[in-house]
RNAcentral holds the sequence, with entries from SILVA. Predicted 3D model of a 1408-nucleotide RNA (small-subunit ribosomal RNA) from a metagenome. Rfam family: Bacterial small subunit ribosomal RNA. Model confidence (mean pLDDT): 84 of 100.

RNA sequence: AGAGUUUGAUUCUGGCUCAGAACGAACGCUGGCGGCGUGGAUAAGACAUGCAAGUCGAACGGGACACUUUUGGUAGCAAUAUUAAAAGUGUCUAGUGGCGGAAGGGUGAGUAACGCGUGAGUAACAUGCCCGGAAGUGGGGGAUAGCUCGCCGAAAGGCGAAUUAAUACCGCAUGUGAUAGUAAUAUCAAAGCCGCAAGGCGCUUCCGGAUUGGCUCGCGGCCUAUCAGCUUGUUGGUGAGGUAAAAGCUCACCAAGGCUAUGACGGGUAGCUGGUCUGAGAGGACGACCAGCCACACUGGAACUGAGACACGGUCCAGACACCUACGGGUGGCAGCAGUCGAGAAUUUUUCUCAAUGGGCGAAAGCCUGAAGGAGCGACGCCGCGUGGAGGAUGACGGUCUUCGGAUUGUAAACUCCUGUCAUUUGGGAACAAAACUGUUAAAAGUCUGAUAGUACCAAAAGAGGAAGAGACGGCUAACUCUGUGCCAGCAGCCGCGGUAAUACAGAGGUCUCAAGCGUUGUUCGGAUUUAUUGGGCGUAAAGGGUGCGUAGGCGGCGAUGUAAGUCAGGUGUGAAAUCUUGGGGCUUAACCCCAACAAGCAUUCGAUACUGCAUUGCUAGAGGACUGGAUGCGAGAUUGGAAUUCACGGUGUAGCAGUGAAAUGCGUAGAUAUCGUGAGGAAGGCCAGUGGCGAAAGCGAAUCUCUGGACAGUUCCUGACGCUGAGGCACGAAGGCUAGGGGAGCAAACGGGAUUAGAUACCCCGGUAGUCCUAGCAGUAAACGGUGUAUGUUUGGUGUGGGGGGAUUCGACCCCCUCCGUGCCGGAGCUAACGCGUUAAACAUACCGCCUGGGAAGUACGGUCGCAAGAUUAAAACUCAAAGAAAUUGACGGGGGCCCGCACAAGCGGUGAGUAUGUGCUUAAUUCGAUGCAACGCGAAGAACCUUACCAGGCCUUGACAUGCAUCUCUAAGUUAAUGAAAGUUAGCGAGUGUAGCAAUACACAAUUUGCACAGGUGUUGCAUGGCUGUCGUCAGCUCGUGUCGUGAGAUGUUGGGUUAAGUCCCGCAACGAGCGCAACCCCUACUAACUGUUGCCAACGGAUUUAUCCGCGCACUCUGUUAGGACUGCCCUGUGAAACGGGGAGGAAGGUGGGGAUGACGUCAAGUCCGGAUGGCCCUUACGGCCUGGGCUGCACACGUACUACAAUGCUCAGCACAAUGUGACCCGAACCCGCGAGGGGGAGGAAAUCAGUAAAACUGAGCUCAAUUCGGAUUGAAGGCUGCAACUCGCCUUCAUGAAGCUGGAAUCGCUAGUAAUGACGCAUCAGCUACGGCGUCGUGAAUACGUUCCCGGGCCUUGUACACACCGCCCGUCACAUCAUGGAAGCUGCUUGCACCCGAAGCU
Repeated sequence: AGAGUUUGAUUCUGGCUCAGAACGAACGCUGGCGGCGUGGAUAAGACAUGCAAGUCGAACGGGACACUUUUGGUAGCAAUAUUAAAAGUGUCUAGUGGCGGAAGGGUGAGUAACGCGUGAGUAACAUGCCCGGAAGUGGGGGAUAGCUCGCCGAAAGGCGAAUUAAUACCGCAUGUGAUAGUAAUAUCAAAGCCGCAAGGCGCUUCCGGAUUGGCUCGCGGCCUAUCAGCUUGUUGGUGAGGUAAAAGCUCACCAAGGCUAUGACGGGUAGCUGGUCUGAGAGGACGACCAGCCACACUGGAACUGAGACACGGUCCAGACACCUACGGGUGGCAGCAGUCGAGAAUUUUUCUCAAUGGGCGAAAGCCUGAAGGAGCGACGCCGCGUGGAGGAUGACGGUCUUCGGAUUGUAAACUCCUGUCAUUUGGGAACAAAACUGUUAAAAGUCUGAUAGUACCAAAAGAGGAAGAGACGGCUAACUCUGUGCCAGCAGCCGCGGUAAUACAGAGGUCUCAAGCGUUGUUCGGAUUUAUUGGGCGUAAAGGGUGCGUAGGCGGCGAUGUAAGUCAGGUGUGAAAUCUUGGGGCUUAACCCCAACAAGCAUUCGAUACUGCAUUGCUAGAGGACUGGAUGCGAGAUUGGAAUUCACGGUGUAGCAGUGAAAUGCGUAGAUAUCGUGAGGAAGGCCAGUGGCGAAAGCGAAUCUCUGGACAGUUCCUGACGCUGAGGCACGAAGGCUAGGGGAGCAAACGGGAUUAGAUACCCCGGUAGUCCUAGCAGUAAACGGUGUAUGUUUGGUGUGGGGGGAUUCGACCCCCUCCGUGCCGGAGCUAACGCGUUAAACAUACCGCCUGGGAAGUACGGUCGCAAGAUUAAAACUCAAAGAAAUUGACGGGGGCCCGCACAAGCGGUGAGUAUGUGCUUAAUUCGAUGCAACGCGAAGAACCUUACCAGGCCUUGACAUGCAUCUCUAAGUUAAUGAAAGUUAGCGAGUGUAGCAAUACACAAUUUGCACAGGUGUUGCAUGGCUGUCGUCAGCUCGUGUCGUGAGAUGUUGGGUUAAGUCCCGCAACGAGCGCAACCCCUACUAACUGUUGCCAACGGAUUUAUCCGCGCACUCUGUUAGGACUGCCCUGUGAAACGGGGAGGAAGGUGGGGAUGACGUCAAGUCCGGAUGGCCCUUACGGCCUGGGCUGCACACGUACUACAAUGCUCAGCACAAUGUGACCCGAACCCGCGAGGGGGAGGAAAUCAGUAAAACUGAGCUCAAUUCGGAUUGAAGGCUGCAACUCGCCUUCAUGAAGCUGGAAUCGCUAGUAAUGACGCAUCAGCUACGGCGUCGUGAAUACGUUCCCGGGCCUUGUACACACCGCCCGUCACAUCAUGGAAGCUGCUUGCACCCGAAGCU
């Protein structure tokens, strides 16, 4: 000191949340020692038991006991024992009396108050015990408790009689003195006890002190105005009473006052303070322990005694509760210390001692003291210490992870050496203690006293031995992996995690942080400048009152004098102690404790006088007045006029009018609309008219008259601060609404009808009432907006416009210049989050008012006020969310705009309808799987009868059909025979070894088999874990970067603009300058030429042969094959308003403006497709989800869709004749001639690994027939007979011949392809392949069109711009009702508890 969270990203506003500190805490897990603190916060709930206030015999009379002395009795010879009386001494004691029980201790219910704090006052007072001083203490009296006797009662207790003492009580005397009074004068005291004595302790009166208290006053400190008025002893006076004392404290009488917006009265809450916690501070919250004050003592009331009480452990009364009881009556008060129950998340021992400190009594010893001093319990807090230190690598075992190599836990452990704090054991062992007492002339000397405690501390011993956990690990926030789970279980302070690879759940390993604690929860302050005095805001984020006038209040121009209230400075008093801070010191340190210093404030006093205030006196710059002048839809009243609508009457006139996108309702033959004339009535004011004028705002527009307000300019004559703002208050206040009375032409909520629509309580149309208008009232609100309160001052400019004045000039003006006021635009500095504002501020300042503090609930409920009502105004909470919001940015989108392109539309040609083929859906044991808008559907599949094959049924195998390794077994491997079987398989036989070393035996290795283990295997799953490849937008022209610049920033610029292009193609301009990926070009094919090449190609010329089709030789001219070059570049000319790019036309040329075609696919999008091509992570199966086999299926058929083929015919079909290709391909192959078959085909085998051999091009053209017919069109379907391939054509192949001869006559809605060698049409070739479902796919050549005016519309795309509440991006976002569930709040017939006001009734004790 900040951080997270609104967004795709950004800046801001703004809330929520976190990190810190603290606690009388509680809970969870864990727990070694010590010191110092601290511990009933809730039920001021109820309390068993014990203790917490007694003491004095030196005040008094008794009593009891003990001892001594004396006397008497009894027993005994006596000693002696015992008993009675008297005196004395000592101890104890109920009662009388004195002092103390008003302190100490507890609690915080009440109290918003002079209760507390602070500072004053008391000339308005008291003060026991204590201190100092003065005086006195003489002499009498009568009672009473106790005790004794009698009586009542269960008890508690009470009554009566007799008797007795005092420091108890009462007179008398004295009067230093006190009180009252001006004075004379009057009144008022006392007690003794101890001691041999001296003397001491007391007592009475008074004066003074000290201490403590009573009372009064100034100031200070909670919330609420949804509490605005309160008060009758109330406010004051006179008199009386009363008190220690002033006073309505009380009473009688008199007066009518007193308090209040500076918050009375009422309601709620609360003991106050020193201080504590937090905070940089200012503040905020709190008031445990300790200390001061107050209040209370079961609840309420009351007094008595006393120095002091209206009394915690006193009295009386009433009440509630509890206990005892003989039922008649009594007793009690833990908010004292312990302790119990209860309630609660929660708070201790029924302990020791008076040794110390202090208190009460006493002359003292001493007694009492749950005050206090100690101990105990609780990690409740703070502080300190320990749980070991050093060495130690094979980096052990184990765990975890792993890419299987290793890494990590980790010097950690083991092991070696050492130390001994704490705890344990043993031994020793404190301080706090001095007074007091005895004693003494005074001393000296002596005696006694420790609860804590056998504690602290010291010493010794032994052994690393007895002593570590909690939380966290996605970000904030330090710390990461594996497994399990699979939007489940769960986590979570906020954001959020979890839907099969979770660093966020759970477990584990590891790590991090604190540490005898660690976390959680709760609360307070902080962070939060998020209530802003320090230190915020209000144009758009929450926030300027609708406007003005004005009261209180706040603030206020220039000068002088006085004063000294504010202000400043000094002194004095106070500011309790403790605490905090600082400086010292003591416990081994620290916590803790001790000593010292320090202070705001308040009061008082002495000074200063700049500023503010107050008083007095001046001034004129603020403000106001006077005079002159022009401008004005400012307001009120009255009067007048014209245009238009509607209506009425009359004329002309005839069939429609009106209305709409199109219609209909409506009006009209009873005469509308149209048109002419006359009249009635109401409302509104055309043009002028203007970001022009006026007004405080709302608002104001025909003309004239009357009345009236304000502003402005000029003159500088007057007054002399008269000013600004303005809580409450008063007035004005659009539209709509309400009341009463008028008025009512047009318009028009409601309402009626017609349309539209899925519906249409709307938009459109036809009607139409309130209302709109006037008068008098009410209401009091608007996006009442400049979303910008009023006033004043200061601060660069430019340019319009309205009103006024001046200058210059002119005959007079205009133009021009200066100036004041108003009203606009653009912009500088500055401000602003940005947008923007910018002398009319949102700049810089001052004064005053209003308002804001997250979103929703809500401007709502309740209450108050106002209103006839409608409603207005003031104005919450529960609950709920983590956002809501402002401005700007980039995209995307728009039934927004502009520009442009594309077979996108348009213009054309041909299709999709039938039948069949094929794919999909559907069905099924299986119809294996995948592909599903464009961009799946003749797609993966360039070949499903078996195989393929992944699917189904059945039969079989289990280290496996296949790979590698280890161990193991052995007469088996290759091969072959037999049985069984559908086959696979199973079973039973036969059946070799090889290499190296060695003479050999043999050994080793290899191969094979058996068994076992690792493993193989999986077309199982996830294309949403992936690589690779592919589709699509799209061959669309885009997508970016570096540097610079602009912006707080996201971003912008460049890439936009003006032209142009197929093109971000090029040119020009420009805060941009360059560059990259795309475009284009470079590559291939094709069209032209040249050179070279010359067989298998070619044959012009030459020669030869022949059957004159041709062949051979020579040759390479031509065609052609192949290679290398050339050629095309807007190069040339003209032209386009023209600088360029570029466009148009032309020449030349085989080709002309990217010549035609191909390959080539930017950044990216679609979690697009593919785990079944292959690869690959994770998961899953392992006698099966692997492997083998047979058969079936992938070919299934109600129907629907996509893509094709063949057709529907005459531009045709059939037959006959006849012409012209190119690309391919061929060895388990192509296959000639020739022969057979109608044909498919068969026989045959020349030639060919090919420019050499093989192979009919068809349409076209010529001729003939058919003559518009379901036909000589069309060929589906079916029957029969054949052929071919193959182990095998049943499911399920192709072909041939004969026969059969279906639908179909050009195709609804809708829709597809194509712009030239293209569409259309004709044939040929090839891959796959035993064969084939090919009508598919990929290529080749032949014949060969039509049309494009154009860009309005549909679809897709590109660029610029605009709006946006979208960003998963319009297939977006989002509103309301309803249904169900849950939560919160309100209402509800009533019922009940508590608090409280007023009036009245009964009424104890007590006082007078």